[in-house]
RNA sequence: CAUGGUCUUCGGGGUCGGGUGAGAUUCCCUACCGGCGGUGACAGCCCGCGAGCCCUCUGGGGCCGACCAGGUGAGAGCCCUGGGCCGACAGUGAAAGUCUGGAAGAGAGAAGACCGGU
Numbered sequence: 001c002a003u004g005g006u007c008u009u010c011g012g013g014g015u016c017g018g019g020u021g022a023g024a025u026u027c028c029c030u031a032c033c034g035g036c037g038g039u040g041a042c043a044g045c046c047c048g049c050g051a052g053c054c055c056u057c058u059g060g061g062g063c064c065g066a067c068c069a070g071g072u073g074a075g076a077g078c079c080c081u082g083g084g085c086c087g088a089c090a091g092u093g094a095a096a097g098u099c100u101g102g103a104a105g106a107g108a109g110a111a112g113a114c115c116g117g118u
Stems, first nucleotide, its partner, number of pairs: 004115007017029003031098002033087002035049004044085002052063004067083005089101003
């Protein structure tokens, strides 16, 4: 230390409080949370990936949510100020990003060890 091989470990967070009601952590007020890589600047809402759903020759393909304004600056949809928006499937005396479950699962990826090699 470009690169090749073998292996190990890690790898998702969140309904405080109140209202109505027979019943709601699911409705209303409010609160809280935000995987991974990249991007001239630190990103849930810019690009892509994972997860999820469908198809499949099991290689992969398709589908797949959401941001504006002002400021600073060489440069910012990433910082500051303000306002806003989004969030799989199944279940559950009442409709779920937050409860229960598949899941002690999977995975984008991250870190490291050894061998080989330069």

This is a predicted structure of a 118-nucleotide RNA (FMN riboswitch aptamer (RFN element)) from an Actinomycetota bacterium. The model forms 97% of the base pairs in the Rfam consensus. Its mean pLDDT, the model's own confidence on a scale to 100, is 85. Taxonomically the source falls in Actinomycetota (Bacteria, Bacillati). It was read from a public genome assembly, where an Rfam model found it.